The RNA shown here (transfer RNA) has 72 nucleotides and comes from a Candidatus Daviesbacteria bacterium. The coordinates come from a structure-prediction model, not an experiment, and the mean pLDDT is 83. The organism belongs to Candidatus Daviesiibacteriota, within Bacteria. RNAcentral holds the sequence, with entries from ENA.

RNA sequence: GGCAGCGUAGCUCAGUGGUAGAGCGGAGCCCUCAUAAAGCUUAGGUCACAGGUCCGAUCCCUGUCGCUGCCA
Numbered sequence: 001g002g003c004a005g006c007g008u009a010g011c012u013c014a015g016u017g018g019u020a021g022a023g024c025g026g027a028g029c030c031c032u033c034a035u036a037a038a039g040c041u042u043a044g045g046u047c048a049c050a051g052g053u054c055c056g057a058u059c060c061c062u063g064u065c066g067c068u069g070c071c072a
Base pairs, nucleotide, nucleotide: 001071002070003069004068005067006066007065010024011023012022013021018055026042027041028040029039048064049063050062051061052060
């Protein structure tokens, strides 16, 4: 330098055009002599950034940035 994949909650990841979710973690409640576990409730998001298409974009297109892999 070329090509491909990935970027979504604190972490690991779903979601591929129509209200953004799960597990773990965090907070509160319950239980217990106490702690843990179990149970219940709850907070937390500019979907990397910018533009475009569309009635509507996390999703499609273009560019930029970052990470990973392959080729040279």